[in-house]
This is a predicted structure of a 97-nucleotide RNA (Bacterial small signal recognition particle RNA) from Kibdelosporangium phytohabitans.
The organism belongs to Kibdelosporangium, within Bacteria.
The RNAcentral record of the sequence draws on ENA and Rfam.
Its Rfam family is "Bacterial small signal recognition particle RNA". About the family: The signal recognition particle (SRP) is a universally conserved ribonucleoprotein involved in the co-translational targeting of proteins to membranes. By type it is a non-coding RNA gene. Its Rfam clan is "SRP clan".
RNA sequence: CAGCGGAUCCCAUGCGGCGUCCAUCUCGUGAACCUCCCCAGGGCCGGAAGGCAGCAAGGAUAAGCGGGCUCUGACGGGUGCAUGGGAUCCGCUUUCC
Numbered sequence: 001c002a003g004c005g006g007a008u009c010c011c012a013u014g015c016g017g018c019g020u021c022c023a024u025c026u027c028g029u030g031a032a033c034c035u036c037c038c039c040a041g042g043g044c045c046g047g048a049a050g051g052c053a054g055c056a057a058g059g060a061u062a063a064g065c066g067g068g069c070u071c072u073g074a075c076g077g078g079u080g081c082a083u084g085g086g087a088u089c090c091g092c093u094u095u096c097c
Stems, first nucleotide, its partner, number of pairs: 002093015018076004023072001025068005035060003043052003
């Protein structure tokens, strides 16, 4: 110098775990009308059969508001493991001086 093995440290990637989040997540609430569905009563059209628009009520939601970290997502570390790369140290063998 080269090969092999071990240890430690650093970096990167992946998976998990823990904690936090005013979340684009989740639950609840939530528009008489300016959202939707369904439309009692009543109204309109029609000879009639029927049809049309549609208020209240009911339901689903939007903006918003409240609660929550169960799911999803984000962030973080004196967190765990694996893989790859790099650095340092030690041991063995061989070659050269």